[in-house]
Order: sequence, then C1' cells, then structure tokens
RNA sequence: CAUCACGAGGGGUGGAGGGACUGGCCCGAAGAAACCCCGGCAACCCCCGCAAGAAGUUCUUUGCGGAAGGUGCCAAAUCCAGCAGGUGGAUGUAAGGCCUGGAAGAUG
Repeated sequence: CAUCACGAGGGGUGGAGGGACUGGCCCGAAGAAACCCCGGCAACCCCCGCAAGAAGUUCUUUGCGGAAGGUGCCAAAUCCAGCAGGUGGAUGUAAGGCCUGGAAGAUG
C1' cells in the first nucleotide's frame, strides 16, 4: 500500500481444547489444538496468452483470461461488538437496533 459479506474438506496420528485480545455468542468425545497425507478454493507474487496505452523493438502500465510454481486459505462477514459520528421511536437519559468511518487483527 491492497484486500478482508464470495469461494473451498476428507483421511491418519493425537486426546481437550479452539474461534488473535476483552465481552458476547458459538464450535468441540458424533473427537478441539497441533503434525502428516491427499484433495480443493482463490488469483497476492511469478509465469503464459489476448487487447489497449507508452515507447521504438524493448520496457512499463491497465484490463480480461489461464493456473504449472511460491505464499495464503478451506464453520459462522475478520462469527458479532469494542472507538467516534450520525439516524429513528417516547419528554429526556441509558441499554439495544441500523448506517458510516476508524482502531485492532489477518493475508500478500
């Protein structure tokens, strides 16, 4: 800096935790984490093709398509919220709802 409402799981070992943190809410003995094997998703990097642009024979950018390789990922929106602002109902406040942005986090 970009993306994060899409998508994609079986087996073996293992044996009680896991979903980052906090609060909720969930997953888990019909087997959690972790490791291994196989499979898949996706298109960030690399690579290939096409088109456009620049330039003048090469480089670079953008878009589209592909998916061999490097990462990543394969319960739930990043599971939800956390901070701030807005909005509507009742006179107001609080809680809760909805919307927007942010923070934190994850991946490249």